[in-house]
RNA sequence: CAGGCCGGCCGGGUGACCGCUGGCCCUGGCAGCCUGUCUGCCAGAAGCCAGAGGAAAGUCCGCACUCCACAGAGCACGGCGCCGGGUAACACCCGGGACGGGGAGCCGCAAGGCGAACCUGCCGGAUCGGGCCACAGAAACAGACCGCCGCCGCAAGGCGGUAAGGGUGAAAAGGCGGGGAGAGCGUAAACAGCUCUCCCAGGCAGAGGCGGAGCGAAAGCAAAACCUUUACCUGUGUAAGAGACCACCGGCGCGCCCAGCAAUGAGCGCGGCCAGGUAACCCCCGCCGGGAGCAAGGCCAAGCAAGGGCGCAGGCUGCUCGCCUGGAUGCCCUGGGUAGGCUGCUUGAGCCGUGUGGAAACGCACGGCCUAGAGGGAUGGUCACCGGGGCUGGGUCACCCCAGCCUUACAGAAUGCGGCUUACAGGCCGGCCUGGGGA
Numbered sequence: 001c002a003g004g005c006c007g008g009c010c011g012g013g014u015g016a017c018c019g020c021u022g023g024c025c026c027u028g029g030c031a032g033c034c035u036g037u038c039u040g041c042c043a044g045a046a047g048c049c050a051g052a053g054g055a056a057a058g059u060c061c062g063c064a065c066u067c068c069a070c071a072g073a074g075c076a077c078g079g080c081g082c083c084g085g086g087u088a089a090c091a092c093c094c095g096g097g098a099c100g101g102g103g104a105g106c107c108g109c110a111a112g113g114c115g116a117a118c119c120u121g122c123c124g125g126a127u128c129g130g131g132c133c134a135c136a137g138a139a140a141c142a143g144a145c146c147g148c149c150g151c152c153g154c155a156a157g158g159c160g161g162u163a164a165g166g167g168u169g170a171a172a173a174g175g176c177g178g179g180g181a182g183a184g185c186g187u188a189a190a191c192a193g194c195u196c197u198c199c200c201a202g203g204c205a206g207a208g209g210c211g212g213a214g215c216g217a218a219a220g221c222a223a224a225a226c227c228u229u230u231a232c233c234u235g236u237g238u239a240a241g242a243g244a245c246c247a248c249c250g251g252c253g254c255g256c257c258c259a260g261c262a263a264u265g266a267g268c269g270c271g272g273c274c275a276g277g278u279a280a281c282c283c284c285c286g287c288c289g290g291g292a293g294c295a296a297g298g299c300c301a302a303g304c305a306a307g308g309g310c311g312c313a314g315g316c317u318g319c320u321c322g323c324c325u326g327g328a329u330g331c332c333c334u335g336g337g338u339a340g341g342c343u344g345c346u347u348g349a350g351c352c353g354u355g356u357g358g359a360a361a362c363g364c365a366c367g368g369c370c371u372a373g374a375g376g377g378a379u380g381g382u383c384a385c386c387g388g389g390g391c392u393g394g395g396u397c398a399c400c401c402c403a404g405c406c407u408u409a410c411a412g413a414a415u416g417c418g419g420c421u422u423a424c425a426g427g428c429c430g431g432c433c434u435g436g437g438g439a
Base pairs, nucleotide, nucleotide: 001435002434003433004432005431006430007429008428009427010426012386013385014384015383016382017381018380020051021050022049023048024047026044027043028042029041030040031039032038033036053410057421058420060419061418062417063416064415065293066292067291068290077289078288079287080286081285082096083095084094085093086092097123099121100120101119102118105114106113107112124284125283129282130281131278132277133276145166146165147162148161149160150159151158152157174249175248177246178245179199180198181197182196183195184194185193200235201234202233203232205230206229207228208227209226214221215220236244250274251273252271253270254269255268256267258265259264297343298342299341300340306334307333308332309331310330311329312326313325314324315323316322350369351368352367353366354365355364356363357362387408388407389406390405391404392403393402394401395400
């Protein structure tokens, strides 16, 4: 210098004029009694002070607060779920772990492989059991379509065996290999691999020997089995196969040991245990959870029309049932009335600074500060100037200067707080990584 990435912060300023909300002060009016430099309410206007956000938003989580319900326990229902820590709490945050995805760039002809800083998905149990696994495919879990092997059959085909091969699929039952010895090449030395020789077992073909079923009157001809030899092929096993057996790799389980608080990681040994996936399907395990919300709730004023049901009390009647009556009444339903004021209401898990503990989230101590409170819902509008950014043109081109034009976002409190998510013109600061250049 170029590129990539992470974290924090800001998100217009000044002036003039016209307005809004709250508070203080002042003036006027009304009311009260405790007759005062009193209190309360209303109105006014001169002055002074304060007046949206990083998300005030979505209302998705977690709380505070308020009312209602509630002996305890359990069932049902819902939520959460790797480990350690933080917090009032959390589905949040910090740090760590396992398994995946991405990443500037690098290597390679290519297929592909490697991969910094860093970003990101997911996370109890699949050996209790059940369900499901589109399309294709014979089959989606204890699988025979083709193929291969055996038997039957003249054949077509049938029956049985077989997961080595083909084919389908996102996924197909874990993958690869198989006699023994020696020598040479190979290697730093080995392993692997290649070549050669010998041995063992089997197969097949030729030649020779032996043999003598059979044919023939005889001479003679002569099959099988067996032996020798040569060439070739095969080599665990089997009819063909298969963890059935052996070796190696991978997974799983068990045991031991080391590191770590733990999740987990590194290592060693043993066992053919090798029967997939899905729990954001039911289910199992552990933990947590009562409901509604500031239109909560409280006080005052105004207004209206009651009716019914269940209770309660009284009476008929001493008891039960039943019937009648009642309003100083507990709950519910229908109907009617009201749409006003005050409160809750902004001092709070508060904000800022310094110090300190911690790797961090965060905690602790001290000091300072008070910072909107509307309710037909304020916090605004117009103009001018200055800023920020972009484009075009010019001056000596990139630095710098001048002019013109455009642009200056997302959005707005409503009981409060902690998070998450989403939207956002433009700008500032700090740090990390890779590549290149210079000294």
Molecule: Bacterial RNase P class A
Organism: Anaerolineales bacterium